Predicted 3D model of a 72-nucleotide RNA (transfer RNA) from Papaver somniferum. Its Rfam family is "tRNA". Its family is annotated with triplet codon-amino acid adaptor activity in the Gene Ontology. Rfam's curators write: Transfer RNA (tRNA) molecules are approximately 80 nucleotides in length. It is annotated as a transfer RNA.
This record gives sequence, structure tokens and C1' cells, in this order.
RNA sequence: GUGUCUGUUGCACAAUGGUAGUGUGUCUGACUUCAAGUCAGAAGGUUGUGUGUUUGAAACACACCAGAUUCA
Repeated sequence: GUGUCUGUUGCACAAUGGUAGUGUGUCUGACUUCAAGUCAGAAGGUUGUGUGUUUGAAACACACCAGAUUCA
């Protein structure tokens, strides 16, 4: 330099173009002398950036950024 793939809450991952969930973690409360554990609840996401298509985009198109990898 070329091709391919990946980017979603702290972490690991989901989500037929119809308004983003699960596990774990964090915080609060109840049970407990405390801790652990269990149960209940809460917070935390402008879905890597920008533009476009669409009534509607995490998902489609283009460019860029970061990472992984094939070939040279």
C1' cells in the first nucleotide's frame, strides 16, 4: 500500500428498518450483630465521528477515526 472484519452503559455480549435489552459489576433498601449471601429497587447509552437515504436508522450507502487480520 491492498482486501476483509470489528466498534452498543464499567466489562462481556444481544437487538427482522419501528424508537436499545440480557448477564455481570456499581449504588440504595429489607433480612443479618457485622460481613457474606438472597430478595427488591435505582442510576448509568446522544449505538466510534460526520453526511446522506427513509415517515422512521444501532441495522442501509459514502467518507473519516481507532483496532484486528490476509496478501504484497